[in-house]
Bacterial small signal recognition particle RNA from a Lentisphaerota bacterium, 97 nucleotides, folded computationally. The sequence is in RNAcentral, with records from ENA. A source record names the gene ffs. Its mean pLDDT, the model's own confidence on a scale to 100, is 75. It matches the Rfam family "Bacterial small signal recognition particle RNA". By type it is a non-coding RNA gene. A reference for the family is Righetti et al. (2016), "Temperature-responsive in vitro RNA structurome of Yersinia pseudotuberculosis", Proc Natl Acad Sci U S A. The organism belongs to Lentisphaerota, within Bacteria.
RNA sequence: CGCUGGACCUUAUGCGCCGGAACUCCUCGAACGGGUCAGGCGGGGAACCGAGCAGCCAUAAGAGACGGUUCCGGGUGCUGUAAGUCAUCUGGCGGCG
Repeated sequence: CGCUGGACCUUAUGCGCCGGAACUCCUCGAACGGGUCAGGCGGGGAACCGAGCAGCCAUAAGAGACGGUUCCGGGUGCUGUAAGUCAUCUGGCGGCG
């Protein structure tokens, strides 16, 4: 000096971590809304019918625990993968002095 490998650096990406958001699952959740309506009340000769309190049920808005899915972000991690690289460091081979 030439060729070449690696490191550093940059970008992209994979798998995680941290933070946030949405959705899902579950729970709670109305005196006034919905359903079912004991008792009682009303109608009827009766069978039955009617309105309907309490209670119960399912839920609206909303609130909340774990988990799951997706998305966004990051001076985050991996001797992950790929590509690039002016310059820097380092290894190997060859040539010249």